[in-house]
RNA sequence: AGAGUUUGAUCCUGGCUCAGGACGAACGCUGGCGGCGUGCCUAACACAUGCAAGUCAAGGGCUACCCUCGGGUAGCACUGGCGCACGGGUGAGUAACGCGUAGGUAAUCUGCCCCUAUCCCUGACAUAACAUCGAGAAAUCGGUGCUAAUAUCAGAUGAGGCCUGCAAAGGUCAAAGACCGCAAGGUUGGAUAGGGAUGAGCCUGCGUCCGAUUAGCUAGUUGGUGAGGUAAUGGCUUACCAAGGCGACGAUCGGUAGCUGGUCUGAGAGGAUGGUCAGCCACACUGGAACUGAGACACGGUCCAGACUCCUACGGGAGGCAGCAGUGAGGAAUAUUGCGCAAUGGGCGAAAGCCUGACGCAGCGACGCCGCGUGUGGGAUGAAGGAGCUUUGCUUUGUAAACCACUGUCGGACGGGAAGAAAAAGUUCCUACGGGGGCUUGGGACAGUACCGUCAGAGGAAGCACCGGCUAACUACGUGCCAGCAGCCGCGGUAAUACGUAGGGUGCGAGCGUUAAUCGGAAUGACUGGGCGUAAAGCGUGCGCAGGCGGUCGUGUAAGACAGAGGUGAAAUCCCCGGGCUUAACCUGGGAAUGGCCUUUGUGACUGCACGGCUGGAGUGCGGCAGAGGGGGAUGGAAUUCCGCGUGUAGCAGUGAAAUGCGUAGAUAUGCGGAGGAACACCGAUGGCGAAGGCAGUCCCCUGGGCCUGCACUGACGCUCAUGCACGAAAGCGUGGGGAGCAAACAGGAUUAGAUACCCUGGUAGUCCACGCCCUAAACGAUGUCGACUGGUUGUUGGGCCUUGAGUGGCUCAGUAACGAAGCUAACGCGUGAAGUCGACCGCCUGGGGAGUACGGCCGCAAGGUUGAAACUCAAAGGAAUUGACGGGGACCCGCACAAGCGGUGGAUGAUGUGGUUUAAUUCGAUGCAACGCGAAAAACCUUACCUACCCUUGACAUGCCAGGAACCCGCGAGAGAUCGUGGGGUGCUCGCAAGAGAGCCUGGACACAGGUGCUGCAUGGCUGUCGUCAGCUCGUGUCGUGAGAUGUUGGGUUAAGUCCCGCAACGAGCGCAACCCUUGCCAUUAGUUGCUACGAAAGGGCACUCUAAUGGGACUGCCGGUGACAAACCGGAGGAAGGUGGGGAUGACGUCAAGUCCUCAUGGCCCUUAUGGGUAGGGCUACACACGUCAUACAAUGGCCGGUACAGAGGGCAGCCAACCCGCGAGGGGGAGCCAAUCCCAGAAAACCGGUCGUAGUCCGGAUUGCAGUCUGCAACUCGACUGCAUGAAGUCGGAAUCGCUAGUAAUCGCGGAUCAGCAUGCCGCGGUGAAUACGUUCCCGGGUCUUGUACACACCGCCCGUCACACCAUGGGAGUGGGUUCUGCCAGAAGUGGGUAGCCUAACCGCAAGGAGGGCGCUUACCACGGCAGGGUUCAUGACUGGGGUGAAGUCGUAACAAGGUAGCCGU
Repeated sequence: AGAGUUUGAUCCUGGCUCAGGACGAACGCUGGCGGCGUGCCUAACACAUGCAAGUCAAGGGCUACCCUCGGGUAGCACUGGCGCACGGGUGAGUAACGCGUAGGUAAUCUGCCCCUAUCCCUGACAUAACAUCGAGAAAUCGGUGCUAAUAUCAGAUGAGGCCUGCAAAGGUCAAAGACCGCAAGGUUGGAUAGGGAUGAGCCUGCGUCCGAUUAGCUAGUUGGUGAGGUAAUGGCUUACCAAGGCGACGAUCGGUAGCUGGUCUGAGAGGAUGGUCAGCCACACUGGAACUGAGACACGGUCCAGACUCCUACGGGAGGCAGCAGUGAGGAAUAUUGCGCAAUGGGCGAAAGCCUGACGCAGCGACGCCGCGUGUGGGAUGAAGGAGCUUUGCUUUGUAAACCACUGUCGGACGGGAAGAAAAAGUUCCUACGGGGGCUUGGGACAGUACCGUCAGAGGAAGCACCGGCUAACUACGUGCCAGCAGCCGCGGUAAUACGUAGGGUGCGAGCGUUAAUCGGAAUGACUGGGCGUAAAGCGUGCGCAGGCGGUCGUGUAAGACAGAGGUGAAAUCCCCGGGCUUAACCUGGGAAUGGCCUUUGUGACUGCACGGCUGGAGUGCGGCAGAGGGGGAUGGAAUUCCGCGUGUAGCAGUGAAAUGCGUAGAUAUGCGGAGGAACACCGAUGGCGAAGGCAGUCCCCUGGGCCUGCACUGACGCUCAUGCACGAAAGCGUGGGGAGCAAACAGGAUUAGAUACCCUGGUAGUCCACGCCCUAAACGAUGUCGACUGGUUGUUGGGCCUUGAGUGGCUCAGUAACGAAGCUAACGCGUGAAGUCGACCGCCUGGGGAGUACGGCCGCAAGGUUGAAACUCAAAGGAAUUGACGGGGACCCGCACAAGCGGUGGAUGAUGUGGUUUAAUUCGAUGCAACGCGAAAAACCUUACCUACCCUUGACAUGCCAGGAACCCGCGAGAGAUCGUGGGGUGCUCGCAAGAGAGCCUGGACACAGGUGCUGCAUGGCUGUCGUCAGCUCGUGUCGUGAGAUGUUGGGUUAAGUCCCGCAACGAGCGCAACCCUUGCCAUUAGUUGCUACGAAAGGGCACUCUAAUGGGACUGCCGGUGACAAACCGGAGGAAGGUGGGGAUGACGUCAAGUCCUCAUGGCCCUUAUGGGUAGGGCUACACACGUCAUACAAUGGCCGGUACAGAGGGCAGCCAACCCGCGAGGGGGAGCCAAUCCCAGAAAACCGGUCGUAGUCCGGAUUGCAGUCUGCAACUCGACUGCAUGAAGUCGGAAUCGCUAGUAAUCGCGGAUCAGCAUGCCGCGGUGAAUACGUUCCCGGGUCUUGUACACACCGCCCGUCACACCAUGGGAGUGGGUUCUGCCAGAAGUGGGUAGCCUAACCGCAAGGAGGGCGCUUACCACGGCAGGGUUCAUGACUGGGGUGAAGUCGUAACAAGGUAGCCGU
C1' cells in the first nucleotide's frame, strides 16, 4: 500500500465483499509448564447458610473472684463517648450544572488534626442496668422500687463572639472531668473565640447522543416588594403587584444513555467505546418521609404504604447479598460457601490490643498477554509401509526413521532454602523536647513457596485451520446439479486442484479455527478530503425579511487575531531515558506530553465596531432606440360549418381495400345572400420581447422592463437568500356564458386468432370568455444566481463613434447562433453566453428495487399536491465510448436470387431411402438448408454388428512359460451344424558321431492377458460437410486514443476479385484472389505400330493426311479509335483457331455450426470377462393402415409399332472378355478361333433418316398386377435374385396449394461404358450423339459483400423483455376492535412525617410559700403529600375476521407494451 465482483472487451460512476488491528467474549477440535493480569456484558431476578462495624473498663454505676480490708484481678449486659455519612457493591434512574473544564462564594458550613488567646466556679432533677410483679407462642412490652456519670438541667464569670446603637452604653452565650504520682508536678480531656488545613454545599461561562413525520412551550410560570425558611444565595416557600420568560443558534415533546481520565482503531483528522484501575454522580426490595448528627434524608438505622418471602399457639411478628463466598433462575456465557490480619490502609482505645470478605494471598477457567519446552548432532540401503505416475521402475513422504553419539530446560525423586519485618515491648544513651541512636526479646497467611544443589532418563509433553481466484499451499479415489461447499466471485449435471476421504503441501503453534460486535481499508457523509449537462444530484421562475459575505482613504477602539508571561490541565495510562524480577509480560524512578480553559502585559497589519471622507460597485435625472413584454377596448379579411334562394343530376364522402355515413324528401358541385364561433396565411427568420410559464391580423388607451450616448447628481445605498410572498403550459374542478372547427368518453364500420387499439364515419365533455380554484410537466440549455479574469474566426439583431463618392470600411457596447487555441471532462463534449481559472451565497446527492409508496402533518371542493420512511430483497443497477450481431433503418454492389424463358416435382403406377407402426429381431448411424437412390462402388448364406436355439471359456487373433507331438493328408460314425468320438497314412529343416538341442507348426495345461461394431463425436486425433471459390481474414513498425480499440482495410474511380489506379499518418508484409498444374480448342516440330494411306487388293512400301503422344508456339488489353483525371480501367474495332479469366477441372483464407463420424482407422476414461467375448444353424435387416424425400415409366401422333439404312466417344477383359458357326421364338445352350489388348472380344450405338401402318380411342397409348412355362448364377433363389416366352392388361387423358433445375455445346432429349459384383442397377460415376429458348432490368423474394445509422441484443432477434391471472412462501399498510406500557388533565382519597393551630389529657429540673405559671409531651385538627380510586385525552407496543399493494420463487396461463422507424417514434404531466 491494496484486491475481487456489473461488460464480448473498455474507461468511469457506484455499491457489495476480502486481506489488518482489537475483544470482560462464546462455540468446535486439541491441550505440557510457569509468570502477570482478568472473569454475570443476560434477570437493578429471587435468595438458604456463614461472615462483611465495631471499639473504649483511663467517664459511670454494676457483677464475680482473691485479699494483708488499703486494694487487686477478671467480665461484659447497661448508661455514656467516638465510629457506623469511611471502606465495599451496582449502573436502575438521569440529556441534568449530572459530568468535564475554567472561575465565583463579600452568599456558606466543616467532627477528628494543627496554631493562638482565655477559662474549666457553684448547684440540682432524673433514669437504664439491677430487684420484683405482670402480659405474650414469639418479637418484645408494661407496672412498682433503688442508683451513678465526661448523661441532663439551672446559676455564676465573659478574654472573646452575636444582637441593638453614630457613639457612649445596653442585652445575650460556656464548660467535665479522668489517669499517674507521697508530693512537686505530668499526661489527657472539656468550654469560648480567632486562624490554618481538610472535606463539603451553592452559583456561573463553555462543552456534552438521536429524532422537526415533536413547532410552539410556560401560572410559581418571568420579574419586583414584604415575610418565612436554610449553614448559605435564590420562587426555595408564601402574600401582593407587574406580564413577563424560553424557542429554527432548535424551546417543548419522544427515544436512548451514568459522565470523565482513558481504551480500541486510524498517517492524522476522526470513528467506536466507557469492563478491570482512578475521579465525580446516582441508587440500596418498590414508593414516600423525616429523626440523629460536624456530616445522611443514611446498603448491613428509624417510620409509613405496597409487592414478595418466612415464623406463628392465628392473636401477631420477622426480612431485604446492586458487601465476600454460595444457591436457584435467566442465558451462548463468567470462579471458592478457601487462608490470614504477617504486610498496606481504616474504626475505637493513653496503650497493649480488638474489629476489618477493605486488603494480602491461595483455589478454579488457555479468558488475555508474556516466557519456556516437547530434544541436539551425525546418519542413504535414499529401508519397509503409504501415496502418485510418464505403468514396473521411477518420484514423494525423506535425514524423516532405524542406528550411533550427546545434552538435561520443564515435569519426576531427594536435599537445602529465602527476601517480603518497618514497627512494638523491655532496657539504655543523646536531645534544642519535636525526636533520634544502641542492645535484647518477639512476630509470616502466602510457604517448605520462589530459588539453589544432586539423581535417573530422550525417557512424560502437538495440534488446528487451509490448499479455484482474492491468498502461501496439488494430486489420486469416491460422488454425479445428488450429497454437499460458499466471505465475495462462484463450485457440483461421469475425467471436480472448489463436495467427501487419502497422500502430499502451506500457515500458525499450546494453541488453531468459527461466530458476534467494533475501527480500518471507505476520499462510501469528503474539516483535512467528494460531487450535481448525460452516472444519484440545480428548487419551474422571480421578489425578499432573518442569516452569510462585502469597494476605497483616514482617525479612534481593541471584541476577534497575533506575541510574551503566569495559573491550571489529579494520579494511573501512552511516549522517552533509566531501574527491579534469569528474559519478557509485569512493576517502578525521572522527564516529556496533555493541540484546552483562565488571568495578565503588549501590538495595531488584517476582520469587526464607531466616526469622517471618496467614486470605480449600485442607483437617479436629462437625450435617443428597438421590440408577438403585459392589461383593456374597438375593428378587418380569407377559410370551415350551418341556414335561405337559384342552377343542376346521381352520386358524394372515405380507404391499403372497404364498409358504416350523406344523397331522388335532390346531396356533392356551383352562384348569390345571411348567421355564428374560433384562429390570424404571406411578411416569418438559425429574428425579436419577457424572470420563467409564455407572447403573432390591424388600430386606440393604460402600463412594466431593457439597450445606447454624453453630461450632471446620491455616495456602498451592494450580492446571495432558509422560512415567507408572488407568478406559474396543458389537463382538471366550481359558477355563469358561448359553442364554428377539432375532439377524450361513447356508438357504428373495418382490420384481426382476438382488437375494449392503430384506419374510417359520427360524436359529448373540453377546447373559447368572465370570475374563483388547482400548482404539476422531459416546467430542459436535463447546466442556480451574482462578480472578476483568460487566444481567435464567421453570421445575425439593437444602438453609438470614426470614415468613404457610396447603405464603403473600421472601432465599440448589449444580445443571439456556428466553429474552434489553451484548459477542463470517464468519455461524449464545453470552450469570453464555459462544463476553463477563482470568489460569495443558496438548493440538492450518497447502490438498485421496495417507493415518491405507507403512516402522520400541512394545502385543496375534489382530483390530488407537498413533506416523506421502514421491513424485506438483490450483487449489482447505471454513464460514455468500442467491436460485433441484428433492424418490418439508409446507400451501393453481386449471385439462375427475382424477372424473361425451357423442362420438371407436387396427381398415377413402380423403384428406392426415411418417418411411423409392427416384430423375437425388424442391427446401428445420418435429421432444416448442409439427413432421407445418405454410410451401402451390390443384405438369398456370408456380409451382419440384430433375434432365437445349440455350443466354447487363455479363447477365432498377439506375446511369454511348461509338457507332448513334425506339419500335414485320407476315412468312418453321431449331430441342424459348430463340434465330438474313432481309424489309417506320414515324418521333413539346422547343429551334433550319437544321445539330444534349436527354429517353425500343431495339441494339451496354468497364469499374465486376449477380445468387445459395448458407452461417451459434449474428453479427442484424423478425415469430412457448410457458409463459400464468398472476397475476405490478419500481422510488424509507426501514429491517434486513459482504454477497449482505431488507422492501414476508410474515401474517389474500377474490377469476377482487398483486381488495379489515385488520394490519404501511414509504410510494409502474410494467408486468401489471380497466376503457376491437368484437360479441351489452333498451329508447328519430333516420333511413328497394332494407326493412317495418295502406291488397284494382299504382302510390302511410305508417314503427306486422320490419329496417337511428347515438346514447343500462341492471347499480353499487345495494336488502333473513343471515354476517363495525363491513372487504373471501360467501350468499339482490326488481326486471329481463340479476346479481354477462351471453356471445364483440381485448388476451399481467418473462422462458424460443442455440425458429422468412437460402426473406416487411431485414442483417453468408463463398462463386460463361462460374457456385452468366440463359434454354428435358422430367422431378421426385404414386415405395412399410413406420411414424406429422390428417381424410373407414362398419360401419346414432334408419337407407338413393323421393316430398311447410317454416324460415336470413353472404357473393361485371363477363375476374364469371348468371335465365327450350330441349336432355341427368347433368356440362353453348345462350340471353341482370337486376345494379357490403338492388333482380339464385349460391341448391333440410340435418337436420326427412308418406307409402311395406326387416326384421338383408356387406344396398335400405358405397362403395373397376376397365371403358366422357362433360362442363368450360386452349396442353396420359400421367406428374398435377375432375365425370357405366352397370357393378363390396373392406375394414368399433363397433375391443387406450393415448389425444383438450367444462361450454350448449356437446358432438353438419345443411347453407350465402368466400379461394386458368383448373380442382382430405374442408383452412382463417366462417355459421346442431336441440340434450343430467354435475360427489359434490379422495384420485390432468398443468400452474400462494403459503408453508414439506431440498439435496453453479446447464448448476439430462434435476442431481450412487460403486465394481469393461478400456486407457494416472506415482510408490511388498512382494519370492527381487543390487551398492555407510558404520560397529561380534572376530581376523590389521604398513611407516616414535618410545619401551623389547640378549647382534651399528661408533665422531674426553672419561678412561686401555695394555688399556679413558664416550658415540654401525648391526643385532636389543619396545610403539603406517597400508595390507591374514578373519568377523559396524548403517545407507544402487541394482537385481529377480512382486505390492499409489495418482494421472492421451477421450464404455469394470456397476450406483445418497450429495446431497430420494435412494426402506431418514444417519453413527461393531466
Model confidence (mean pLDDT): 85 of 100. Small-subunit ribosomal RNA from an uncultured bacterium, 1470 nucleotides, folded computationally. RNAcentral holds the sequence, with entries from ENA. Rfam family: Bacterial small subunit ribosomal RNA.